[in-house]
Predicted 3D model of a 66-nucleotide RNA (Fluoride riboswitch aptamer (crcB RNA motif)) from an uncultured Bryobacteraceae bacterium.
Rfam family: Fluoride riboswitch aptamer (crcB RNA motif). On this family, see Baker et al., Science 2012: "Widespread genetic switches and toxicity resistance proteins for fluoride".

RNA sequence: AAUAGCAUUGGCGGUGGAGUUCGCCAUUAACCGCCGCGUCCAGCGGCCGAUAACUCCUACGGUGGG
Numbered sequence: 001a002a003u004a005g006c007a008u009u010g011g012c013g014g015u016g017g018a019g020u021u022c023g024c025c026a027u028u029a030a031c032c033g034c035c036g037c038g039u040c041c042a043g044c045g046g047c048c049g050a051u052a053a054c055u056c057c058u059a060c061g062g063u064g065g066g
Stems, first nucleotide, its partner, number of pairs: 009026005016057006033047005
């Protein structure tokens, strides 16, 4: 110096906050949704979802009642 493992710490898992659990990454990283058109790159159009999973809160939307 490179590579690998363990521990700790930090970051991340397509829109906010918190708890628990799981996973990924170590700054040359993890991550930055999907579909169609397109010179497949830029761009344009469309779709689901506040979770990675579960629970709660908040925001938004729909229905019914007071």